About this RNA
The prediction has a mean pLDDT of 84. c-di-GMP-I riboswitch aptamer from a Bacillota bacterium, 85 nucleotides, folded computationally.
RNA sequence: ACGCAUACAGGGCAAACGUAUCGAAAGAUACGGACGCAAAACCACGGGUCUAAUGACACAUGUCGAUGAUCGCCGGGUUGCAAUG
Numbered sequence: 001a002c003g004c005a006u007a008c009a010g011g012g013c014a015a016a017c018g019u020a021u022c023g024a025a026a027g028a029u030a031c032g033g034a035c036g037c038a039a040a041a042c043c044a045c046g047g048g049u050c051u052a053a054u055g056a057c058a059c060a061u062g063u064c065g066a067u068g069a070u071c072g073c074c075g076g077g078u079u080g081c082a083a084u085g
Stems, first nucleotide, its partner, number of pairs: 004085003012037002017032006035072001041078003045075003048070003055064003
């Protein structure tokens, strides 16, 4: 220095849900709120999942489709606080 395991204290983040705003939707943001989190910090790079507006096909109204979303689904990459072993 790195990896793994695990406590105290201090500090950090904030699921569901509610309200408001944005969005076609998924969802996001702000405030409240805490289920959890040692990377729940950052990057959609690989896989997964969600949505399906524009578009394509069909024309008993459906199907396909990411350029949208999710890093708090998993993997990978980048960075990082404190103590002990």